[in-house]
This is a predicted structure of a 114-nucleotide RNA (SAM riboswitch aptamer (S box leader)) from Pedobacter sp. ASV19. It matches the Rfam family "SAM riboswitch aptamer (S box leader)". From the family's description: The SAM riboswitch is found upstream of a number of genes which code for proteins involved in methionine or cysteine biosynthesis in Gram-positive bacteria. The coordinates come from a structure-prediction model, not an experiment, and the mean pLDDT is 82. The model forms 97% of the base pairs in the Rfam consensus. The sequence was found by an Rfam model in a public genome assembly.
RNA sequence: GAUUUAUAAAGAAGUGGCGAGAGACAGGCUCCCUGACCCACUGGCAACCCUACCUAAUGGAAGAAGGUGCCAAUUCCUGACCAGAUAACAGGUGUUAUCAUGGAAAGAUAAAUU
Numbered sequence: 001g002a003u004u005u006a007u008a009a010a011g012a013a014g015u016g017g018c019g020a021g022a023g024a025c026a027g028g029c030u031c032c033c034u035g036a037c038c039c040a041c042u043g044g045c046a047a048c049c050c051u052a053c054c055u056a057a058u059g060g061a062a063g064a065a066g067g068u069g070c071c072a073a074u075u076c077c078u079g080a081c082c083a084g085a086u087a088a089c090a091g092g093u094g095u096u097a098u099c100a101u102g103g104a105a106a107g108a109u110a111a112a113u114u
Base pairs, nucleotide, nucleotide: 001114002113003112004111005110006109007108013042014041015040016039017038021031022030023029025079026078027077028076043071044070045069048067049066050063051062053060054059075106081103082102083101084099085098086097087096088095089094
C1' cells in the first nucleotide's frame, strides 16, 4: 500500500519547542502571530486489541498494566449516485426544491489477512 470486518451526534489539555499556515480532497464555514498545524514531555479520554469473570453459544457485565487510537467544531457541514417522505409545477408515468430519512461513495481509526 491492498482486502475484509467493525465503529463514529458522547468523552478528554497543560507546559516547552518551532514559526505560517491548518482543518484529507472540492465548495462552504471555521481555527490561527493573543502563536494555530506540527514535534517533545506530562496529564487525560475511550475501550479496538488486551486482562479476569459469567454464558452451550450469540452475548453480558468489570478492569486499565501493556499495543494502538484520540483530546476545536457531528467524520466541522455538504459532496457523483440509489431509495424514501413532503411541497410546487407539468400533464403521459415526469421535472424541480427541501429533509438531523435510509443506503452507497469518500476519508479516519482498530483488528485480522496479505